Lysine riboswitch aptamer from Candidatus Heritagella gallinarum, 153 nucleotides, folded computationally. Model confidence (mean pLDDT): 76 of 100.
RNA sequence: GGUAGAGGUGCGGACUUCAUCAGUACACCGGCGUCAGGGGCAAACGGGCCGGAUGGAAAGGGACGUCCGCCGAAGGGUCGGAAGUUCGCCCAGGCUCCGGCUCUGGCCCGCUGCAAAAGAUGCAGCGGGCUGUCACGGAUGUGGAGCGCUAUC
Numbered sequence: 001g002g003u004a005g006a007g008g009u010g011c012g013g014a015c016u017u018c019a020u021c022a023g024u025a026c027a028c029c030g031g032c033g034u035c036a037g038g039g040g041c042a043a044a045c046g047g048g049c050c051g052g053a054u055g056g057a058a059a060g061g062g063a064c065g066u067c068c069g070c071c072g073a074a075g076g077g078u079c080g081g082a083a084g085u086u087c088g089c090c091c092a093g094g095c096u097c098c099g100g101c102u103c104u105g106g107c108c109c110g111c112u113g114c115a116a117a118a119g120a121u122g123c124a125g126c127g128g129g130c131u132g133u134c135a136c137g138g139a140u141g142u143g144g145a146g147c148g149c150u151a152u153c
Stems, first nucleotide, its partner, number of pairs: 001153005008071001010070006017063002026055002028052005035046001038091004074104009084095003105131011133144004
């Protein structure tokens, strides 16, 4: 260096169903009022705010299950780039994708922060626990990191 493989509440993706989003947006009626949202422009036959009866979503984000692909699986941070998307248009921002560098062995629980409509969920930091692996040690144990470990050529 090649090939094969292990970790376990392991990782990612697709789909079904369900809840949430939300009795919200929107449709309709009435009133107010004088110009938008993070920034700019245009628009008054447009836009905003409030109230009412009836009808009433979706996207994004999740959970269970099934299937598929896997074991740096994958995820985060940062830099650069690309196309799409959100209000009539443009920009910024967010989300998505690609590439470089970098961090994290994996899982669970708690706290804090950020994202999010959210007490769902995700991510980061800290603390605790479990687990695989290697090193050291007589042993309790201690320490390291996946650029690792096991087998084989």